[in-house]
Context: one part of a larger RNA
RNA sequence: GAUGAACGCUGGCGGCGUGCUUAACACAUGCAUAGUCGAACGGGAAACCUUUUAUUGAAGCCUCGGCAGAUUUAGCUGGUUUCUAGUGGCGGACGGGUGAGUAACGCGUGGGUAACCUGCCCUAUACAGGGGGAUAACAACAACAAAUGGUUGCUAAGACCGCAUAAGCGCACAGGACCGCAUGGUCGGGGGUGAGAAACUCCGGUGGUAUAGGAUGGACCCGCGUUGGAUUAGCCCGUUGGCAGGCUAACGGCCUACCGGAGCGACAAUCCGUAACCGGCCUGAGAGGGUGAGCGGCCACAUUGGGACUGACACAGGGGGCAGACUCCAAGAGGAGGCAGCAGUGGGGAAUAGUGUGAAAUGGGGGAAACCCUGAUGCGAGCGACGCCGCGUGAAUGAAGAAAUGUCUCUGUGUGUAAACUUCUAUUAUCACGUAAGAUAGUGAGAGUGCCUGACUAAGAAGCGCUCGCUAACUUCCUGGCCACCGCCGCCGGAAUACCUAAGGAGCAAGCGUUAUCC
Numbered sequence: 001g002a003u004g005a006a007c008g009c010u011g012g013c014g015g016c017g018u019g020c021u022u023a024a025c026a027c028a029u030g031c032a033u034a035g036u037c038g039a040a041c042g043g044g045a046a047a048c049c050u051u052u053u054a055u056u057g058a059a060g061c062c063u064c065g066g067c068a069g070a071u072u073u074a075g076c077u078g079g080u081u082u083c084u085a086g087u088g089g090c091g092g093a094c095g096g097g098u099g100a101g102u103a104a105c106g107c108g109u110g111g112g113u114a115a116c117c118u119g120c121c122c123u124a125u126a127c128a129g130g131g132g133g134a135u136a137a138c139a140a141c142a143a144c145a146a147a148u149g150g151u152u153g154c155u156a157a158g159a160c161c162g163c164a165u166a167a168g169c170g171c172a173c174a175g176g177a178c179c180g181c182a183u184g185g186u187c188g189g190g191g192g193u194g195a196g197a198a199a200c201u202c203c204g205g206u207g208g209u210a211u212a213g214g215a216u217g218g219a220c221c222c223g224c225g226u227u228g229g230a231u232u233a234g235c236c237c238g239u240u241g242g243c244a245g246g247c248u249a250a251c252g253g254c255c256u257a258c259c260g261g262a263g264c265g266a267c268a269a270u271c272c273g274u275a276a277c278c279g280g281c282c283u284g285a286g287a288g289g290g291u292g293a294g295c296g297g298c299c300a301c302a303u304u305g306g307g308a309c310u311g312a313c314a315c316a317g318g319g320g321g322c323a324g325a326c327u328c329c330a331a332g333a334g335g336a337g338g339c340a341g342c343a344g345u346g347g348g349g350a351a352u353a354g355u356g357u358g359a360a361a362u363g364g365g366g367g368a369a370a371c372c373c374u375g376a377u378g379c380g381a382g383c384g385a386c387g388c389c390g391c392g393u394g395a396a397u398g399a400a401g402a403a404a405u406g407u408c409u410c411u412g413u414g415u416g417u418a419a420a421c422u423u424c425u426a427u428u429a430u431c432a433c434g435u436a437a438g439a440u441a442g443u444g445a446g447a448g449u450g451c452c453u454g455a456c457u458a459a460g461a462a463g464c465g466c467u468c469g470c471u472a473a474c475u476u477c478c479u480g481g482c483c484a485c486c487g488c489c490g491c492c493g494g495a496a497u498a499c500c501u502a503a504g505g506a507g508c509a510a511g512c513g514u515u516a517u518c519c
Stems, first nucleotide, its partner, number of pairs: 001518003005515005012391006018384002020348001025346003029343003035090003040087002043084007052075003060067002097301003106226008116218002121214007129163001131161002138153004143148001169194003173190001176187004199206002227273003234264002240260003244256003277297003280291004303324003326337004356379003362376001363374004394424003404415004428460001430455003434451002463508002466505002469488002475502001485490001
């Protein structure tokens, strides 16, 4: 000098930041809950209109027999609007959290892929013909404590499945041209063979399929760098290489069979310990040393372990299956759960905050849109002097100097222009009027906030450690090697500037000291 600090004493205001460093311990409750689309689909519900049937039967008329048909109720046909359990689509692989593991191509940096993938988006080209069978919802039946599941029957689609078409694309084949960086790559034609599609419409468009290119995102490989220990010296058997096959988007012992017997190591292998890495941050003139909170990039993880499905992307934190531990429910047959999301609770600890508010802004998902969702995010809102920065606690005047108090050789002298007095001012705090920006046609949570103007009273606002030397600042009383102090040297045994106390002083100041850690 620094800190995500803590502790002691003290504490007026504001701005900007920041706040479980410990138990990756266990979690009540709420919310994040990942939703959204009815312009993909068939149902269902409600309201209204409509067609028609039945019902009810008012006024009025009447030859007293009826006619008439307002109104009521229930259905049927068609339609409009709103809602949505299910099928279907896209999104739940982003965003948010944590640092347990990892000494590794994990990260950093520089390259490579002639060994690769890429939904949504952009550009270009070519297409979209004609069919089929189901299934949820629903209904009926029966099961169950619950979670949930079964049988039978019906139905739709942009769900699912054949067929057709094939500019272009894939595959194998024969042959050609050009090129390179080893395996090789690119281009064009030939005959053969394989795989596509989905509609809706307000007629403007929105979607669908194929191919090529782009953009974005990802995957893999390599050089170099990346902690301590030799009181760890040998290590390895898919191990090292080859051939063949499999797997994969793709290369590869990645996996399998066979064959050879290799490969690594004092330039530190192997083993053990520790640790996420970086941009940065702290310190320092620098070189270095230390560190990796917040913010940004990358990696890993989601109660523990291992394995897969779906998908453009996962081996998937709020998806599914299995096993373990734990918790909860149970009718004891069986089920449910996962805060290292935001708050919050218990526990641990020296120690770390509210079960706040709004979708107005920025961004994300869905949708044609309206809009819906969003504890991402916003908040000039909450809590904490935890840090940095700014401001205030008044200003001027005022005695050879009040009172009080300390000291003294009792004359004096210090506190001290300090106070009082007089005259001002109003930052802030308090009260009141007016009124922004952020927002663009609309939309403001914060919030009647910021700002402006006015009113009012010096009022409401100073402490902390130090005072022998280092080190700025000295005297008195008490004590008497006692009580104590101390960062180091040291101090105290009867005159202690070093203990305790008072007054003074020097220092910093809404803080001051101490402790811990780093330079």